[in-house]
């Protein structure tokens, strides 16, 4: 320099055109002598960033940024 996967809640991921979702996490209750466990209810998201396309975009398209693995160049 090129491919090629990936970025979506604190943390692991799901969602691939129609209301952002799950588990674990925290928080408030049941339960129970008491903790754990186990139930239940609850806050948490400008979906990397910037356009674009569409009635409508996390999803499609370009562009740039960040992780990861190949690949080339190194006279």
């Nucleotide at each position: 320099u090129c491919c090629u996967c990936u970025g979506u809640a604190g943390c692991u991921c799901a969602g691939c055109g129609g209301u952002a979702g799950a588990g674990c996490g925290g928080g408030c209750g049941c339960c129970u002598g008491u903790u754990a466990a186990g139930c239940g209810c609850u806050a948490g998201g400008u979906c990397g960033c910037u356009g674009g396309u569409u009635c409508g975009a996390a999803u499609c398209c370009a562009g740039c940024c960040g992780g990861a693995g190949g690949a080339g160049c190194c006279a």
Transfer RNA from a Patescibacteria group bacterium, 75 nucleotides, folded computationally. The sequence is in RNAcentral, with records from ENA and MGnify. Its mean pLDDT, the model's own confidence on a scale to 100, is 82. Rfam family: tRNA. Rfam links the family to the GO term triplet codon-amino acid adaptor activity.